[in-house]
RNA sequence: GGGCCAUUAGCGCAGGCAGGUAGCGCAGCAGGCUCUUAACCUGAAGGUCGUGGGUUCGAAUCCCACAUGGCCCG
Numbered sequence: 001g002g003g004c005c006a007u008u009a010g011c012g013c014a015g016g017c018a019g020g021u022a023g024c025g026c027a028g029c030a031g032g033c034u035c036u037u038a039a040c041c042u043g044a045a046g047g048u049c050g051u052g053g054g055u056u057c058g059a060a061u062c063c064c065a066c067a068u069g070g071c072c073c074g
Stems, first nucleotide, its partner, number of pairs: 001073007010026004020057001029043004050066005
């Protein structure tokens, strides 16, 4: 220098191909159960979807650039 992959909630990930309400598990919080804790059950909350730009009525999703990390080639 070139190529590929990853980036979404505190953590681990799905959704992306095929644009139309952002989800699951764990953790944390509240409640139930229990003499109490744990376990179990219920509920609510938590997001600039890495950054910027473009396309579109509409972008996590498509396009471009960049950033960070990983792998490969030279």
This is a predicted structure of a 74-nucleotide RNA (transfer RNA) from a Promethearchaeota archaeon. The sequence is in RNAcentral, with records from ENA and MGnify. The prediction has a mean pLDDT of 83. The same sequence occurs in records of 2 taxa.